[in-house]
Context: one part of a larger RNA
RNA sequence: CGUAAGAGCAUUGAGAGGAGUCCUCCUUAGUACGAGAGGACCGGGAGGAACGCACCGCUGGUGUACCUGUUAUCGUGCCAACGGUAAACGCAGGGUAGCCAAGUGCGGAGAGGAUAACCGCUGAAAGCAUCUAAGUGGGAAGCCCACCUCAAGAUGAUUGCUCUCACUAGGUUAACUAGGUAAGGUCACAGGAAGAAUACCUGUUCUUAGGCUUCAGGUGGAAGUCCAGAGAUGGAUGCAGCCGAGAAGUGCUAAUAGACCGAGGG
Numbered sequence: 001c002g003u004a005a006g007a008g009c010a011u012u013g014a015g016a017g018g019a020g021u022c023c024u025c026c027u028u029a030g031u032a033c034g035a036g037a038g039g040a041c042c043g044g045g046a047g048g049a050a051c052g053c054a055c056c057g058c059u060g061g062u063g064u065a066c067c068u069g070u071u072a073u074c075g076u077g078c079c080a081a082c083g084g085u086a087a088a089c090g091c092a093g094g095g096u097a098g099c100c101a102a103g104u105g106c107g108g109a110g111a112g113g114a115u116a117a118c119c120g121c122u123g124a125a126a127g128c129a130u131c132u133a134a135g136u137g138g139g140a141a142g143c144c145c146a147c148c149u150c151a152a153g154a155u156g157a158u159u160g161c162u163c164u165c166a167c168u169a170g171g172u173u174a175a176c177u178a179g180g181u182a183a184g185g186u187c188a189c190a191g192g193a194a195g196a197a198u199a200c201c202u203g204u205u206c207u208u209a210g211g212c213u214u215c216a217g218g219u220g221g222a223a224g225u226c227c228a229g230a231g232a233u234g235g236a237u238g239c240a241g242c243c244g245a246g247a248a249g250u251g252c253u254a255a256u257a258g259a260c261c262g263a264g265g266g
Stems, first nucleotide, its partner, number of pairs: 001153001005164006015150004021049007033038001051107005059101004066094005071086006110145001112144002118138004165266001167179004184261004188204005208254003211250005217243003224237005
């Protein structure tokens, strides 16, 4: 921009993409077959490999400053307690959320349809024969459906429901042009398990983000004081102190002020 007014929410599916895999074992059955050695079709059941999708309850990885330990050095006057730096975590031990796999769940189902090679039935031309000429059946990991995803710019522009509408000025009072609006939308603002920008989603005043409180979870026992010890150090107060992303509650703070676009009865 179009989809013959302007919107919101649903919807059909032309079409497109994805998936489609394989192995082993048990049973049928040591049966059919075979002198024996060996050893099935068909059917039923179980386990697995790789691949794919999703997820983080479990097992773990990461988690750049969440907790702790610790060396050197500098600083806060000193002790104690802390902070900075050590090539962009100094080193080391752990680790929430998120992300992830090595972890977990699920998937490749079909007694569907039409067929290929091939196998048939009936059957003439050609008194026979012949799957074919008329007619008719079976038959594949393949094709079409079925399964998952996208999808009306499918310009052949689908369909349904709901909402808004007899404004102003110019104009032959017509088309049309310009303007302010409706429903609605955009910007803005607070944000997001959405994201390169954009887009998408939530909220703008009973919860969007932050703060605070409580909890989960992490670390692992704070400082100060007291006690024991000559001291290093240990113990008690006290599963302490501290804590990023997690959960709930809570108008404490900020979502203010607003601006713009957007039909005229089709």
Predicted 3D model of a 266-nucleotide part of an RNA (large-subunit ribosomal RNA, domain VI) from a Cyanobacteriota bacterium. RNAcentral holds the full RNA, with entries from ENA. The coordinates come from a structure-prediction model, not an experiment, and the mean pLDDT is 86. NCBI's taxonomy places the organism under Bacteria, Bacillati, Cyanobacteriota. Rfam family: Bacterial large subunit ribosomal RNA.